[in-house]
RNA sequence: AUUUGCCUUCAGGGCAGGGUGAGAUUCCCUACCGGUGGUGACAGUCCACGAGCCAAUAGUGCGACACGCGCUGUGGCAGAUCUGGUGUAAUUCCAGAACCGACGGUAUAGUCCGGAUGAGAGAAGGUGAGA
Numbered sequence: 001a002u003u004u005g006c007c008u009u010c011a012g013g014g015c016a017g018g019g020u021g022a023g024a025u026u027c028c029c030u031a032c033c034g035g036u037g038g039u040g041a042c043a044g045u046c047c048a049c050g051a052g053c054c055a056a057u058a059g060u061g062c063g064a065c066a067c068g069c070g071c072u073g074u075g076g077c078a079g080a081u082c083u084g085g086u087g088u089a090a091u092u093c094c095a096g097a098a099c100c101g102a103c104g105g106u107a108u109a110g111u112c113c114g115g116a117u118g119a120g121a122g123a124a125g126g127u128g129a130g131a
Stems, first nucleotide, its partner, number of pairs: 003129008017029003031111002033101002035049004044099002052077003056074007081097005103114003
């Protein structure tokens, strides 16, 4: 240095100000925010992953045996960027102008409340093993 077992910790930000209204951080004006790995150079908008939703199938567990519920794998759904400049190299930097944001609740929510003291891409560290 590489491979690998186990353990620990960490792992998401954001409506200030105003308008209408009985009521809105949900509408309107305006404001604000940007998970993880990768990519010739730094990415919310490139490639992929995580989180969310759906139903079928396979495996598996529970079960008061109600083809009910859970977990895992497979499958499906699921968002957004251009122009110019510099440069060996950038949809990543600089300048300008845009755009996007799960589910449930509630006056219609990226920002409030909730599932969530959860899960998790992954990051860091500890310890053991083998060549």
Annotation:
Model confidence (mean pLDDT): 80 of 100. FMN riboswitch aptamer (RFN element) from Halothermothrix sp., 131 nucleotides, folded computationally. The sequence was found by an Rfam model in a public genome assembly. The source organism's lineage runs through Bacteria, Bacillota, Clostridia, Halothermotrichaceae and Halothermothrix.